[in-house]
Context: one part of a larger RNA
RNA sequence: GAACGAACGCUGGCGGCGUGCCUAACACAUGCAAGUCGAACGGGAAAGCAAUCUUCGGAUUGCGAGUACAGUGGCGAACGGGUGAGUAACGCGUGAGCAACUUACCCUUUGGACCGGAACAACUUUUCGAAAGGGAAGCUAAUACCGGAUAAUAUCAUUUUCAUUAGCUUGAUGAUGAUCAAAUGGGGGCCUCUUUACAAUGCUCCUGCCAGAGGAUGGGCUCGCGUCCUAUUAGCUAGUUGGUGGGGUAACGGCUCACCAAGGCGACGAUGGGUAGCCGGCCUGAGAGGGUGAUCGGCCACACUGGAACUGAGACACGGUCCAGACUCCUACGGGAGGCAGCAGUGAGGAAUUUUGCGCAAUGGGCGAAAGCCUGACGCAGCAACGCCGCGUGAGCGAUGAAGCUUUUUGGAGUGUAAAGCUCUGUCAGAAGGGAAUAAAAGGGUGCUAACUAAUAAUUAGUGCCAUUGACGGUACCUUCAGAGGAAGCCCCGGCUAACUCCGUGCCAGCAGCCGCGGUAAUACGGAGGGGGCAAGCGUUGUUC
Numbered sequence: 001g002a003a004c005g006a007a008c009g010c011u012g013g014c015g016g017c018g019u020g021c022c023u024a025a026c027a028c029a030u031g032c033a034a035g036u037c038g039a040a041c042g043g044g045a046a047a048g049c050a051a052u053c054u055u056c057g058g059a060u061u062g063c064g065a066g067u068a069c070a071g072u073g074g075c076g077a078a079c080g081g082g083u084g085a086g087u088a089a090c091g092c093g094u095g096a097g098c099a100a101c102u103u104a105c106c107c108u109u110u111g112g113a114c115c116g117g118a119a120c121a122a123c124u125u126u127u128c129g130a131a132a133g134g135g136a137a138g139c140u141a142a143u144a145c146c147g148g149a150u151a152a153u154a155u156c157a158u159u160u161u162c163a164u165u166a167g168c169u170u171g172a173u174g175a176u177g178a179u180c181a182a183a184u185g186g187g188g189g190c191c192u193c194u195u196u197a198c199a200a201u202g203c204u205c206c207u208g209c210c211a212g213a214g215g216a217u218g219g220g221c222u223c224g225c226g227u228c229c230u231a232u233u234a235g236c237u238a239g240u241u242g243g244u245g246g247g248g249u250a251a252c253g254g255c256u257c258a259c260c261a262a263g264g265c266g267a268c269g270a271u272g273g274g275u276a277g278c279c280g281g282c283c284u285g286a287g288a289g290g291g292u293g294a295u296c297g298g299c300c301a302c303a304c305u306g307g308a309a310c311u312g313a314g315a316c317a318c319g320g321u322c323c324a325g326a327c328u329c330c331u332a333c334g335g336g337a338g339g340c341a342g343c344a345g346u347g348a349g350g351a352a353u354u355u356u357g358c359g360c361a362a363u364g365g366g367c368g369a370a371a372g373c374c375u376g377a378c379g380c381a382g383c384a385a386c387g388c389c390g391c392g393u394g395a396g397c398g399a400u401g402a403a404g405c406u407u408u409u410u411g412g413a414g415u416g417u418a419a420a421g422c423u424c425u426g427u428c429a430g431a432a433g434g435g436a437a438u439a440a441a442a443g444g445g446u447g448c449u450a451a452c453u454a455a456u457a458a459u460u461a462g463u464g465c466c467a468u469u470g471a472c473g474g475u476a477c478c479u480u481c482a483g484a485g486g487a488a489g490c491c492c493c494g495g496c497u498a499a500c501u502c503c504g505u506g507c508c509a510g511c512a513g514c515c516g517c518g519g520u521a522a523u524a525c526g527g528a529g530g531g532g533g534c535a536a537g538c539g540u541u542g543u544u545c
Base pairs, nucleotide, nucleotide: 001545002544003543004542006541007540008539009538010537013391014390015389016388017387018386019384020383021349026347027346028345030344031343032342035075036074037073040072041071043069048063049062050061051060052059053058082302083301084300091227092226093225094224095223096222097221098220101219102218106215107214108213109212110211111210112209114148115147116146117145123138124137125136126135127134128133154179155178156177157176158175159174161172162171163170185207186206187205188204189203190202228274229273230272235265236264237263240262241261242260243259244258245257246256247255277299278298279297280296281292282291283290284289304325305324306323307322308321327338328337329336330335355381357380358379359378363377364375365374366373367372394424395423396422397421404415405414406413407412428486430481431480432479433478434477444466445465446464447463448462449461450460451459489534490533491532492531493530494515495514496513500529501528502527503526504525510517511516
């Protein structure tokens, strides 16, 4: 000199864009943060209103409404969001490999979807319990569950040919045998039959289901190289190193087990100890390098502490389950409930870090055919000079120069065009009026064209028109009004280092980054006048280069 997620002191007008628990991975009151689908399925209210009857108590019916609600089932909940405790490791970075693997939803493509069955919730009845929550009996639906059939380029076994490997292997291909599936469910439209209407059957479109192949995307595993300090840590290791065989995994493998062999690592630093999430980046520096890893992005790990599995395409699962522990809460003392390192917020710790705000309008995500619902992701607003950037606090004229103050050799000098005064301007703030863009889609209505089709239904695709949707926000912005009015401080002045005099003090009180000042004329302490620097900031402290 530069920088900062800063803090402290004094001061403080406005705006834009960012940033904001670095400490206790300490404990948490309260609210919200993951739901959705009735076009998978069976049930199914009430308030209120109306009508009828009425013994005036009420009853029945209709609407409310197949709505609310809970349940079965599907998909999601493994994403998104937080934190950095652990981890010196294939964790991360970079470059390769998997002939040792997997991938729900999505896209392309091939073929299929036949015949049956038995339940369990909800519900009803009953029962235990203070509660949380259960038990028993009975009824019922499905895209829930189960059995059988069929079946391949799927899987397994035997085998042919070609390729691959140093080789065992392994891949592709052909043959034979064995094994494995489903929901023709849901929705829209129409024709025919029929006296008519509805329905069934049928036709057609959309969507969904099963098996396979390919793709895309995500993931798993392996390897080369790189990745802090310590030798005042020198030896470490028995599933340890390798083999054979069994098991296990999506998959290779001591991953695990039995047996066999005695290996494996290490001064090119093993093992131990300490510290630490890693990177893109960020800061500094001419660079090399040094420091760092907030915000944003990628990867990893964790979710009160420790352990475990279940479900599932995917978890060993932050707002799931089970066990143990610590802590907190409820209890009828028998037993139960909980997990903010999600967003706000509280206490504590600390030098120190914000609102228990608004909205799903946009972007993105989940579910749904869609309307839509959910979304503390996100978009915005609030607080904080915490940072960067921009603007203002007025402009011009105005005296050999007022007053005051300071100083003086008492002549004067300085503050100083500074003020007053005159002439203007109108940024910001204030008041009044107007007033956005961010929104285009989807869906709705209505046309046209094409595809499909028996069809001028429907549906799908394209295209035109109409209406509709804004949290921020009556905000930004624009216009007008008035009026210099409301808006300057902080540090320094001995040298380094830009800037000097007077008074007070008298090695005292004090200053100080270093050198050093102060003991009676202190440009170094304190005050004043003056001056210098930066400026809505200025200094100090801390840290890095």

Background: Model confidence (mean pLDDT): 82 of 100. This is a predicted structure of a 545-nucleotide part of an RNA (small-subunit ribosomal RNA, 5' domain) from a metagenome. Rfam family: Bacterial small subunit ribosomal RNA. RNAcentral holds the full RNA, with entries from SILVA.